[in-house]
């Protein structure tokens, strides 16, 4: 330099154009004599950046940034 895959909550990851979710973690509550486990609730997101398409973009298109792999 070229090709491919990926970037979404603190972490691991879903989400194939119509107001973004799960598990774990955290806080609070329930349960218990107390704790763990278990059950429930809550907080937490400029969906990598900038443009484009569209009535509408996490999703489609382009460029760029970062990470991993391959080729040279």
């Nucleotide at each position: 330099g070229c090709c491919g895959c990926g970037g979404u909550a603190g972490c691991u990851c879903a989400g194939u154009g119509g107001u973004a979710g799960a598990g774990c973690a955290u806080a609070c509550g329930g349960c218990u004599g107390a704790a763990a486990a278990c059950c429930g609730u809550a907080g937490g997101g400029u969906c990598g950046u900038c443009a484009g398409u569209u009535c509408g973009a996490u999703c489609c298109u382009g460029a760029c940034c970062c990470g991993c792999g391959g080729c040279a």
Molecule: transfer RNA
Organism: Candidatus Parcubacteria bacterium